[in-house]
RNA sequence: ACGCGCUGGCGGGACUCGGUGAAAUUCCGAACCGGCGGUGAUCCACGGCGAGACCGUGGUCAGCCCGCGACCCGGUCGGCUCUGCCGCCCGGUGGACCUGGUGUGAAUCCGGGGCCGACGGUUGGGAGCGGGACAUCCCGCCCCAGACAGUCCGGAUGGGAGACAGCGCGC
Numbered sequence: 001a002c003g004c005g006c007u008g009g010c011g012g013g014a015c016u017c018g019g020u021g022a023a024a025u026u027c028c029g030a031a032c033c034g035g036c037g038g039u040g041a042u043c044c045a046c047g048g049c050g051a052g053a054c055c056g057u058g059g060u061c062a063g064c065c066c067g068c069g070a071c072c073c074g075g076u077c078g079g080c081u082c083u084g085c086c087g088c089c090c091g092g093u094g095g096a097c098c099u100g101g102u103g104u105g106a107a108u109c110c111g112g113g114g115c116c117g118a119c120g121g122u123u124g125g126g127a128g129c130g131g132g133a134c135a136u137c138c139c140g141c142c143c144c145a146g147a148c149a150g151u152c153c154g155g156a157u158g159g160g161a162g163a164c165a166g167c168g169c170g171c
Base pairs, nucleotide, nucleotide: 002170003169004168005167006166007165008164010162016030017029018028019027032150033117034116035068036067037066038065043059044058045057046056047055048054049052063115064114072092073091074090075089077087078086079085080084097113098112099111100110101109119154120153121152123145124144125143126142128141129140130139131138132137
């Protein structure tokens, strides 16, 4: 160095201005953001001699190329305080790219234009129903109208792809 096991912390970014409106960081115009591994003709540094379309080492380069994770759904099994809830594992679902240039070669480089982003919540009115003993008031349901989130709030002080460090054993 490599393999296996254990432990530890780490492990996602982003609403500013204007418009409409009773109400919008949710709509409209412009602006803003980009997890992890792989691939990679980017670029940088160092080294080598055979001195070049050279070789080696290290760092760095994709939201929309391949795969993974989060959310959601299903199943086996297990646990519990058992109308159900929680967890391991397995499976499913799971968004988006064209064009010009250079070049032997572009899905990654350079120029231009475009596109994508889980689930739940969100506003006003009501002479209706229920609850908080009653009233003001608050909460839920129902009815009418409405306004739609990558960025706000919540699950989440969670989970997590994974990168790293330490220890033990093997080799």